[in-house]
C1' cells in the first nucleotide's frame, strides 16, 4: 500500500421568518382579593434507540408471625451492581495462520421415558450374511463367536500380538478415554506431572425429573385529594290564612303556584397533584486488568392528556444522473430507522452514510 479485527461517537449544518407546547414575566376581560382567559416579550422543546414491552429495579395499594407444598426463573468459577435473564475478567469447549469470535456450560452409575427411517439387534444385550464346531447326517437342524459384510446420525474403544474350533480386554504392550490417589500452581472454575485400576456398558435433561440458589399480588387508568349533577339523610320555613316564581328597578295590584332553602354523606362527570432533581448529566482526580466504586467542581436538559415538539424560503454538505475522465456546472432526492407518555438498568429488532482510536495478517520501502 491492501485485506482483516475490536471499541467509541455523530445521526445533515447555519440563518430568516411564520406556528405548536411547558414555564417565568407583564397584563386587557372577569374577580373585594388570592388569582387569572386572550394577547405579548422571554426561556426550553425526542432518540439512539424514544420501539418491541422480553428481563430486572425504584415508586404506589393490598396482603404478610413463621415454616412447607405447589408453581416459576435461573445454571462453569469469581467479581460488578439497587436488581437482572445484564455486565466485566477468567476457565472449558468449537471456529479463526493472527488480532478476535461463538456457546441455555449442572447431573442420564436416582428413577422413569424416548431415539423416525433403515436394520437381526437402538442397550445389562443383539446372529442377517459370513466364521467355526457337532451330528440320531446336511437340514426351514443344535450350538459358539462381536474379528469381517451390510443398516443406520449413532452399533459396545484404536493398533499390534498373544490364545482359540473359529473368535473376543479373555490375557499382554503402546496409544486414547474414564474413575480414583498423591504432588505442585490457581480465591475458584480448572491446568501441569506422576501413579492404580481391564474400568472402557450407546445418546438425549430447549423429555419428565434431581440438585443449588432466588422469587408475595397489582400496576400511573398504581395512589392521593378538591368536587358539579342524581340518588339518600338531618334540620329550618311553607302546604290555600300560601313559602316560593312571573309581570325589564322598587312597591301595591295582577297570574301562576307545592315545594324551597341550609347542612351532612358518599366520590361519579370534571380540575389538580403524582410529573419530572434523578441509581441525573458534564469534566477532573484517586482506587481497580475490567465492569464498576469513591470523592471534587459546575450545570438543571420535554411533560403533552385527542395529546406540542412542525412548514416555507436562502446558503452549505450528502447522495443519484449528466457532460468521454477531472474540474466548474446543470437536474433530481430534500436526506436512514424512526418518534417521548411514572421513571431508571439491561437485552432484543430496525437503521442511508460518516468521524476517531486500538490491534492482527500479508507486501514493498529505508
Nucleotide at each position: 500500500c491492501g485485506g482483516g479485527a475490536g471499541a467509541a461517537c455523530c445521526a445533515g449544518g447555519c440563518a430568516a421568518u411564520c406556528g405548536c407546547g411547558c414555564g417565568a414575566c407583564g397584563c386587557u376581560a372577569c374577580g373585594u382579593a388570592a388569582g387569572g382567559u386572550a394577547c405579548g416579550u422571554c426561556u426550553c422543546g425526542a432518540g439512539g434507540a424514544a420501539a418491541g414491552u422480553c428481563c430486572g429495579g425504584g415508586c404506589u395499594c393490598c396482603a404478610c408471625a413463621g415454616c412447607a407444598c405447589a408453581g416459576g426463573a435461573u445454571g462453569g468459577u469469581g467479581g460488578a451492581u439497587a436488581a437482572c435473564a445484564u455486565c466485566c475478567a477468567c476457565u472449558c469447549a468449537g471456529g479463526g495462520c493472527a488480532a478476535c469470535c461463538u456457546g441455555c456450560a449442572g447431573g442420564c452409575c436416582a428413577g422413569u421415558g424416548c431415539c423416525a427411517c433403515a436394520g437381526a439387534a437402538a442397550a445389562c444385550a443383539a446372529a442377517c450374511c459370513g466364521c467355526c464346531c457337532a451330528c440320531a447326517u446336511a437340514g426351514c437342524u443344535g450350538g459358539g463367536u462381536a474379528a469381517g459384510g451390510g443398516u443406520g446420525a449413532a452399533a459396545a474403544g484404536g493398533u499390534g500380538g498373544u490364545g482359540u474350533a473359529a473368535g473376543a480386554g479373555a490375557c499382554c504392550a503402546c496409544c486414547a478415554g474414564u474413575a480414583c490417589c498423591g504432588u505442585g500452581g490457581g480465591c475458584g472454575a480448572c491446568c501441569a506431572c506422576g501413579g492404580u485400576a481391564g474400568c472402557u456398558c450407546g445418546g438425549u435433561a430447549a423429555a419428565c425429573c434431581c440438585c443449588a440458589u432466588c422469587c408475595g399480588g397489582a400496576g400511573c387508568a398504581a395512589g392521593g385529594u378538591c368536587a358539579a349533577a342524581u340518588a339518600g339523610a338531618g334540620c329550618a320555613u311553607g302546604c290555600c290564612a300560601g313559602a316560593g316564581g312571573g309581570u325589564a328597578g322598587u312597591g301595591c295590584g295582577c297570574c301562576c303556584a307545592a315545594a324551597u332553602g341550609c347542612u351532612c354523606g358518599g366520590g361519579u362527570a370534571g380540575g389538580c397533584c403524582g410529573c419530572u432533581u434523578g441509581a441525573g448529566c458534564a469534566c477532573c482526580u484517586c482506587a481497580g486488568c475490567a465492569a464498576u466504586g469513591a470523592g471534587g467542581u459546575g450545570c438543571c436538559u420535554a411533560g403533552a392528556u385527542g395529546g406540542a415538539u412542525g412548514a416555507u424560503u436562502g446558503c452549505c454538505c450528502c447522495c443519484a444522473c449528466u457532460c468521454a475522465c477531472a474540474a466548474a456546472g446543470g437536474u433530481g432526492g430534500c436526506g436512514a430507522c424512526a418518534g417521548a407518555a411514572c421513571c431508571c438498568g439491561g437485552c432484543u429488532c430496525a437503521u442511508c452514510g460518516g468521524u476517531u482510536c486500538u490491534c492482527c495478517c500479508g507486501c514493498g520501502u529505508u
Notes: Bacterial RNase P class A from Rothia terrae, 366 nucleotides, folded computationally. The source organism's lineage runs through Bacteria, Actinomycetota, Actinomycetes, Micrococcales and Rothia. The sequence is in RNAcentral, with records from ENA. It is recorded under the gene name rnpB. Its mean pLDDT, the model's own confidence on a scale to 100, is 76. Rfam family: Bacterial RNase P class A. The family's RNA type in Rfam is ribozyme.